This is a predicted structure of a 97-nucleotide RNA (Bacterial small signal recognition particle RNA) from Gloeomargarita lithophora Alchichica-D10. Rfam family: Bacterial small signal recognition particle RNA. The family's RNA type in Rfam is non-coding RNA gene. From the family's description: The signal recognition particle (SRP) is a universally conserved ribonucleoprotein involved in the co-translational targeting of proteins to membranes. Its mean pLDDT, the model's own confidence on a scale to 100, is 78. Lineage of the source: Bacteria > Cyanophyceae > Gloeomargaritales > Gloeomargarita > Gloeomargarita lithophora. The sequence is in RNAcentral, with records from Rfam.

RNA sequence: GACCUGGAACCAUGCGGUUUCAACGCCUGAACCGUGUCAGAACCGGAAGGAAGCAGCACUAAAGGAUGCUUGCGACAGGCGUGGCCUCCGGGUCUUC
Numbered sequence: 001g002a003c004c005u006g007g008a009a010c011c012a013u014g015c016g017g018u019u020u021c022a023a024c025g026c027c028u029g030a031a032c033c034g035u036g037u038c039a040g041a042a043c044c045g046g047a048a049g050g051a052a053g054c055a056g057c058a059c060u061a062a063a064g065g066a067u068g069c070u071u072g073c074g075a076c077a078g079g080c081g082u083g084g085c086c087u088c089c090g091g092g093u094c095u096u097c
Base pairs, nucleotide, nucleotide: 001094002093003092004091005090006089007088008087010084011083012082013081014080015079017076018075019074021072022071023070024068026065027064028063034059035058036057037056043050044049
């Protein structure tokens, strides 16, 4: 000097972990000022019927609850893989002085 190689630092990238929030799913959830159906009672009508409608029931809204380890945006002292890097610390072979 050339080649090969190990490790570290730095950069990029991927995976996974912890976690806030949000979405979706499950559950709860309206005396009246949500919807639907409206017992009873009352109203209109000569009648057939009709309009409205409380309670109840059902479905949900706002808002909550337990959670899923589903998805997404982030954060994290950091883990592992891959690649880059005329950065640093080593090893081996060959050649030359």